[in-house]
Source information: The RNA shown here (Purine riboswitch aptamer) has 102 nucleotides and comes from Thermoflavimicrobium daqui. The sequence was found by an Rfam model in a public genome assembly. The source organism's lineage runs through Bacteria, Bacillati, Bacilli, Thermoactinomycetaceae and Thermoflavimicrobium. Rfam family: Purine riboswitch aptamer. Rfam 15.1 lists 4,097 matches to the family in 1,411 species. A reference for the family is Mandal et al. (2003), "Riboswitches Control Fundamental Biochemical Pathways in Bacillus subtilis and Other Bacteria", Cell.

RNA sequence: UAUGGUUGAAAAAGGAUUUCUCAUAUAUGCUUGGGGAUAUGGCCUGAGUGUUUCUACCGGGAAACCGUAAAUUUCCUGACUAUGAGAAAAGUCUUGUUUAGG
Numbered sequence: 001u002a003u004g005g006u007u008g009a010a011a012a013a014g015g016a017u018u019u020c021u022c023a024u025a026u027a028u029g030c031u032u033g034g035g036g037a038u039a040u041g042g043c044c045u046g047a048g049u050g051u052u053u054c055u056a057c058c059g060g061g062a063a064a065c066c067g068u069a070a071a072u073u074u075c076c077u078g079a080c081u082a083u084g085a086g087a088a089a090a091g092u093c094u095u096g097u098u099u100a101g102g
Base pairs, nucleotide, nucleotide: 006101007100008099009098010097012095013094014093017089018088019087020086021085022084023083024082025081026056029049030048031047032046033045034044035043041066042065050057058078059077060076061075062074063073064072
């Protein structure tokens, strides 16, 4: 000096993770079987459909409506999930580079 292995440091890049924001999907929607409550009530459960889509398809409230029957209606508000983008935090992991030590 070169090569290989090893330990530390510096700087860089990338990935993962966590949180937040935005966008797309879906309208937390629609169709339907069975059961249940009854004005102090208006639910439970299954199937299908909707998404280049996994999952979910509900909670709360307001106003109406139904004179006790089997059926709810409108509005307000609050998510989750999938994918993409951005920001922040943490300084963990990985990969080069430089440098130092034995």